[in-house]
RNA sequence: GGGCCCGUAGCUCAGCUGGUAGAGCACAUCCAUGGCAUGGAUGGGGUCAGGAGUUCGAAUCUCCUCGGGUCCA
Numbered sequence: 001g002g003g004c005c006c007g008u009a010g011c012u013c014a015g016c017u018g019g020u021a022g023a024g025c026a027c028a029u030c031c032a033u034g035g036c037a038u039g040g041a042u043g044g045g046g047u048c049a050g051g052a053g054u055u056c057g058a059a060u061c062u063c064c065u066c067g068g069g070u071c072c073a
Stems, first nucleotide, its partner, number of pairs: 001072007010025004019056001027043006049065005
C1' cells in the first nucleotide's frame, strides 16, 4: 500500500429482504425478609464510530474518513 470482517445502552451482543432501536447482565425505585443473599414489579439510559449521498423513509444501500482485527505484498 491492497483485500476482507467488525464498530448499536456502562458491559456482552441481537436487529431477518430499508418502515416505532431491542435482549441479558449492570444501575435506580418499590414489594417480599428483622437484615443480607435471592426472587418479583416498574423505570432511567443510545448523535446506531463520524460525515455526505440515494430514498417518502437508512442501524440496514452507496461513497469518503477514523478506530480495531485478519490476510496478502
Molecule: transfer RNA
Organism: Parcubacteria group bacterium